[in-house]
Record summary:
Predicted 3D model of an 87-nucleotide RNA (c-di-GMP-I riboswitch aptamer) from a Bacillota bacterium.
RNA sequence: CAACGACAAAGGCAAACCCAUCGAAAGGUGGGGACGCAAAGCAAUGGAUCUAAGGUGGGUAACCGCUAUGAACGCCAGGCUGCCGAA
Numbered sequence: 001c002a003a004c005g006a007c008a009a010a011g012g013c014a015a016a017c018c019c020a021u022c023g024a025a026a027g028g029u030g031g032g033g034a035c036g037c038a039a040a041g042c043a044a045u046g047g048a049u050c051u052a053a054g055g056u057g058g059g060u061a062a063c064c065g066c067u068a069u070g071a072a073c074g075c076c077a078g079g080c081u082g083c084c085g086a087a
Base pairs, nucleotide, nucleotide: 004085005084012037013036017032018031019030020029021028022027035074041080042079045077046076047075049071050070054067055066056065057064058063
């Protein structure tokens, strides 16, 4: 330097659920809480996924279909960065 990842050390993050709050929703943020995580750090580039306000088609209406410019990286792949050092 490139791999690799231990019942190691030091620390770190925080699923479900609950409360508050923002949002049309998906979901976000803060607090509590830990199922897990060696990139569960950053970032929506490709695929897959979620939602459908607005738009659009149908319908007398209720409502239904399509649509991302919305969301999500703790689904997969790729990109950038990083702590420690047993085998």
Model confidence (mean pLDDT): 90 of 100. Of the family's consensus pairs, 95% are formed in the model. It was read from a public genome assembly, where an Rfam model found it. It matches the Rfam family "c-di-GMP-I riboswitch aptamer". About the family: GEMM was predicted in a large-scale screen for bacterial structured RNA regulatory elements.